[in-house]
RNA sequence: AGAGUUUGAUCAUGGCUCAGAACGAACGCUGGCGGCGUGGAUAAGACAUGCAAGUCGAACGCGAUUUUUCCGGUUAGCAAUAACUGGAAAAAUUGAGUGGCGAAUGGGUGCGUAACACGUGGGAAUUUAUCCGGAAGUGGGGGAUAGCUUGCCGAAAGGCAAAUUAAUACCGCAUAUGCCCGUAAGGGCAAAGUGGGGGACCGCAAGGCCUCACGCUAUCGGAGGAGCCCGCGCCCUAUCAGCUAGUUGGUGAGGUAAUGGCUCACCAAGGCUUAGACGGGUAGCUGGUCUGAGAGGACGACCAGCCACACUGGAACUGAGACACGGUCCAGACACCUACGGGUGGCAGCAGUCGAGGAUUUUUCUCAAUGGGGGCAACCCUGAAGGAGCGACGCCGCGUGGAGGAUGAAGGGCUUCGGCUCGUAAACUCCUGUCACCGACGAACAAGGCAUUCGGAUUAAUAAAUCGGAUGCUUGAUGGUAGUCGGAGAGGAAGGGGCGGCUAACUCUGUGCCAGCAGCCGCGGUGAUACAGAGGCCCCAAGCGUUGUUCGGAUUUACUGGGCGUAAAGGGUGUGUAGGGGGUUGGGUAAGUUUGACGUGAAAUCCCGUUGCUCAACAACGGAACUGCGUCGAAUACUGCUCGGCUGGAGGUUCGGAGAUGAGGGCGGAAUUCUCGGUGGAGCGGUGAAAUGCGUAGAUAUCUAUCGGAACGCCAAAGGUGAAGACAGGUGACUGGGCCAAAUCUGACGCUGAGGCACGAAAGCGUGGGGAGCAAACGGGAUUAGAUACCCCGGUAGUCCACGCUGUAAACGAUGCAUACUUGGUCGGAGUGGUUUGACUCCAUUCCGGCCGUAGGAAAACUGAUGAGUAUGCCGCCUGGGGAGUACGGUCGCAAGAUUAAAACUCAAAGGAAUUGACGGGGGCUCACACAAGCGGUGGAGCAUGUGGCUUAAUUCGAAGCAACGCGAAGAACCUUACCUAGGCUUGACAUUCACGGAUAAACUCUAUGAAAGUAGAGGUACACCCGCAAGGGCGGAACGUGAACAGGUGCUGCAUGGCUGUCGUCAGCUCGUGCUGUGAAGUGUCGGGUUAAGUCCCUCAACGAGCGCAACCCCUGUCGCUACUUGCUAACGCGUAAUGGCGAGGACUGUAGCGAGACUGCCGGUGUCAAACCGGAGGAAGGUGGGGAUGACGUCAAGUCCUCAUGGCCUUUAUGUCUAGGGCUGCACACGUGCUACAAUGGUAUGUACAGAACGAUGCAAGACCGCAAGGUGGAGCAAAUCGCUAAAGCAUACCCCAGUUCAGAUUGCGGGCUGAAAUUCGCCCGCAUGAAGUUGGAAUCGCUAGUAAUCGCGGAUCAGCUACGCCGCGGUGAAUAUGUUCCUGAGCCUUGUACACACCGCCCGUCAAGUCAUGGGAGCUGGCAGUGCCCGAAGUCGCGCAAUUUCAUGCGUGCCCACGGCAAGGCUGGUGACUGGGACUAAGUCGUAACAAGGUA
Repeated sequence: AGAGUUUGAUCAUGGCUCAGAACGAACGCUGGCGGCGUGGAUAAGACAUGCAAGUCGAACGCGAUUUUUCCGGUUAGCAAUAACUGGAAAAAUUGAGUGGCGAAUGGGUGCGUAACACGUGGGAAUUUAUCCGGAAGUGGGGGAUAGCUUGCCGAAAGGCAAAUUAAUACCGCAUAUGCCCGUAAGGGCAAAGUGGGGGACCGCAAGGCCUCACGCUAUCGGAGGAGCCCGCGCCCUAUCAGCUAGUUGGUGAGGUAAUGGCUCACCAAGGCUUAGACGGGUAGCUGGUCUGAGAGGACGACCAGCCACACUGGAACUGAGACACGGUCCAGACACCUACGGGUGGCAGCAGUCGAGGAUUUUUCUCAAUGGGGGCAACCCUGAAGGAGCGACGCCGCGUGGAGGAUGAAGGGCUUCGGCUCGUAAACUCCUGUCACCGACGAACAAGGCAUUCGGAUUAAUAAAUCGGAUGCUUGAUGGUAGUCGGAGAGGAAGGGGCGGCUAACUCUGUGCCAGCAGCCGCGGUGAUACAGAGGCCCCAAGCGUUGUUCGGAUUUACUGGGCGUAAAGGGUGUGUAGGGGGUUGGGUAAGUUUGACGUGAAAUCCCGUUGCUCAACAACGGAACUGCGUCGAAUACUGCUCGGCUGGAGGUUCGGAGAUGAGGGCGGAAUUCUCGGUGGAGCGGUGAAAUGCGUAGAUAUCUAUCGGAACGCCAAAGGUGAAGACAGGUGACUGGGCCAAAUCUGACGCUGAGGCACGAAAGCGUGGGGAGCAAACGGGAUUAGAUACCCCGGUAGUCCACGCUGUAAACGAUGCAUACUUGGUCGGAGUGGUUUGACUCCAUUCCGGCCGUAGGAAAACUGAUGAGUAUGCCGCCUGGGGAGUACGGUCGCAAGAUUAAAACUCAAAGGAAUUGACGGGGGCUCACACAAGCGGUGGAGCAUGUGGCUUAAUUCGAAGCAACGCGAAGAACCUUACCUAGGCUUGACAUUCACGGAUAAACUCUAUGAAAGUAGAGGUACACCCGCAAGGGCGGAACGUGAACAGGUGCUGCAUGGCUGUCGUCAGCUCGUGCUGUGAAGUGUCGGGUUAAGUCCCUCAACGAGCGCAACCCCUGUCGCUACUUGCUAACGCGUAAUGGCGAGGACUGUAGCGAGACUGCCGGUGUCAAACCGGAGGAAGGUGGGGAUGACGUCAAGUCCUCAUGGCCUUUAUGUCUAGGGCUGCACACGUGCUACAAUGGUAUGUACAGAACGAUGCAAGACCGCAAGGUGGAGCAAAUCGCUAAAGCAUACCCCAGUUCAGAUUGCGGGCUGAAAUUCGCCCGCAUGAAGUUGGAAUCGCUAGUAAUCGCGGAUCAGCUACGCCGCGGUGAAUAUGUUCCUGAGCCUUGUACACACCGCCCGUCAAGUCAUGGGAGCUGGCAGUGCCCGAAGUCGCGCAAUUUCAUGCGUGCCCACGGCAAGGCUGGUGACUGGGACUAAGUCGUAACAAGGUA
């Protein structure tokens, strides 16, 4: 410090999300030690049990126990004495009580509280127990009462009565330094004793007396505390705008410690409020804490200060202090006890329990320390506190070992099978010894207290008490803890999360849009680095992750530090109130401002320094800081305030002139409709085309006249006026505003403007008029699948007027108003001045209205003195999209509705500008058999063939718009064959390797069975080497057999692929480097002007070059030359034949096949930019790429093919493999494509007759000859081919047919033949005879072709035994017509335009309906909560009154005011719920249409 996410990509806007830090946390997994912290955030819910406030005998009386002493008695004893008992005294301990002090602190919690509660700084009208200081006093009396005892009531708690007693309890009296009241005079106000010690003196004693200490009383002052008042600060909400009767003030009184409506009586009518009163919601406040660069934002645990509260509500009492956490009274809820009559209780003290909750500890030890209460003190009390325990809850520290160690072990994982990795990691060797464990030693926190003693001060005192010192004794919960030393031994101690990007870290396996993940984007539909497991790696580490929350990032509320023309955002316009801000100059003031000093800003915290725990966390000390507030002083530039002046801003007066400015009055012509009349006679009208409609009852048309209403042609404009809305015939009166010119006057009067007020198009509403035309609604006609629309015929509100309402618009320049400044050009409107004799023009200048454009601005497009520039002032508005400008509430309105204006929920985008494409029922230019012009077809018939469908055991599979359908298939009777049925085989029909066998079971022969395959069996024995004469044996081993690896698959996935192919398209395009332009995507180049078949070429040009395409190079063909000359050819010569290049010969010609030439816009003329090029011409066999072929750019279609082949993955393995027989692929109500043959006379038939090219030929082509009507047969010359063979038809000539289902056409069927082949039934082809179907030129629609083309005619070849070939691929023969052209259809190219498309129009997308889920509004109501109002009731209690009794203090009874709780009533606010209902959001594949995006098909 940023990053991800809207897009095909880009920039900007904008939201969402992430990385950081923090926490009183919780949850998951894991867990060795220690230190320091911290721990009920929810139910201020309820609480068992124990403890948390007592103490003082030196205030007082009484009792109990013990001890001692004394006295008496009894018993024992001679007695001393002992025991027992009674009394007294003392001491100690103890019980309850009176009394004192304390209990108002400490401790807890955060309910309430938006407040002088808190913070900060001030103030005056107060009080204060204990403490400190000053100064005075403490005299003398009195009557009670608790306790105790007795009696009574009660279950208990407790209570009543009688008798009796003490005090530092209570009450008079005296005194008054003082204090209080009062102007003064004067009046009023106290007290208590207790303990220690003591020499003289007094006293019987107690004691007095002296002294000390602690007390007591009155008072002054202090310290600290408390109460009260004020300035400033202090959350959200205006969908809370008005609130207030003790309310605001005064006078008087009461009350209080004290001011005060604090309370009361009377008087006045005030007080608060847009600077937010009142109401509602939420909340303890602060020091501070977290975060942040800061400014800020959020929070207020622990620690500290203040406040509030103590089961809920009310109340007072006591007291220095309370309206009192562990006090009282009353009421209420709850709980407990009960004898049912009545009582008792309050953990938000410390522990602990239950409950609710995601969640928060021990019913621990000690008063040793610190502190508090009481006490003279010792001491006692203290759940304050100090400690320990529990919890990784947090922070900090330490450890889980260190060094060496390569066969890089085993094992795991991966692998390209070579290896790599875990990995020096382990093992192993040598060490160390923290922590934990064991043993030994062992602190600090201790100050004090008591006793003795010394000294000081006090005193009459060497006593007592007090202060300081010494000695002795004594006090430790934590704890035998911290720490130290020793021992033993690597031994006891590592996990969690992550690994697609953000974000550090990658592979394998499983899964297969399943299971699952996910913070955002998003992963998963068979090769998932995203799920799950594993290995490896990364991060942190006794923790690691997740969740929640806060701040940050977020400049995403913008003070620092944002915006508003199009992204969200300028109010419809003006006027003007409050407010904000305001020209120039002088004086005063000193509020703001600046500065100095002082006070304060608690401590802790943060920061800096130092120090202490071994370090750190932690702690201590010092400093700084605490940005603030107050007081006093100083300064006076600026702002404010005040006084005075100025003229530049603003305004007034004068002179001109423009204008659809406004409101009202009267006037006018054109046009439409209606009405009357005339002419006229069949239609009119309307549309894309029609129809409805009107018209013989006379329309339309035309002429004259009239009524009526509305709107004002031309002028007219980029023009004018107005604040905006808006304003247009002409005319006169009235009227607002603006402008120019020159003078003069006022003297800042100025700008903006929340609320307010006024104006405000159209539509709409009310009342009354008016109504010609137009025209929602409505009716009809069309269109359409429908057409509640677009089009047509009608037509009512309305449109018009008057008055009133409404108050909204894309009320737009989508641009608030005002002022100043900042290069220019040009046009228009209204003026003025100059020039000119004058006008126009020109020059200068002011205002207004436009265009272009510099700088600048802007995300860009754009804007640019009329700013969206540079600045200032003020107002309005914005903060992701949807929900929603909606709901509820308020205000306004007659209504319609307007205005103000949310939330739940939901999405990760929504939106802007520009870019590249694609697309358009957008535009321009251009091309193509695209159309047109032609010729011939298809679609109708029969047949052939392919496909769909149907059928079937199977009818194998694929191909599907163009670009599937005579396609794969250049040839299915078996085979092919992949399909079906049946029968077989299982290392297999085929390949390789290994092991075993070993001549058998190989080959071969034969038998049985069978449809065959096969199965079963018999015979049989090869080859190489060695031994052997041989027989034979041994060894090896092809084959074979057995077994194991494996084979096999036309099984799946063409959406995992290679290769190949189709298509756009032989269309002219597709790109790159450098440069330049742009923030960028990108653009430029490649655009423009010409030209071309062409991005072909030329010219221009911020481009200059280049590549793949085009063209050319290649092949065939057309002309010529050269060379060559057989099998080809034959002109000349010769020979020969019936005839023929038949023969000799020749190379001339043709031809063959090799090499060359030729054509290049080269030449001429014209046009054109002196260009490219085009047009015409010459020459030429050929002329402008001569004709044809091969050749297919970047890419598109997840196009086709796993069934040619190859191949990943998956599946199968006695079967999805393989063999065999038979069947099927040929199946037939039907539909489509492609063809053939026809329908006839340009024909058919018959006879005769002529001319090709290119192929092919040995299991072949086959001549002549013979047989057969023919198919064909017999036979075989010749030919491995320029030699032999196969070879034309249309054509031409002649004759017949005479327009008909025919001498057309040939389907179908019968019979008889031929050929191939094991085989012709399913299921071949051919021939002959016979039969002789449909068909007479084909609906809508549709195909091919621009010249040797179409059309037409035949010939050949591949495949192949044969063939369903009419198919396909070639070959030649004959041989046309037409093209004016580019409007239209189709497709394509370039430029441009629009776009909400980018999977790119087969796109996107809207609304109703239907289904599910969710939240929400209304709703007859039902049911809670909150605060208040009125009335009723009125506990306890204060205050007051009356009565009774009383010495006093008190008390009793009754009562008044106030008043908690409660009740009644009507309302308000706010929740929950509710039949039904409204819309909303979301949800792979629902329905209906097609509203929007292109001119979106009606902008």
Predicted 3D model of a 1499-nucleotide RNA (small-subunit ribosomal RNA) from uncultured Verrucomicrobium sp. Rfam family: Bacterial small subunit ribosomal RNA. The sequence is in RNAcentral, with records from ENA. The coordinates come from a structure-prediction model, not an experiment, and the mean pLDDT is 84.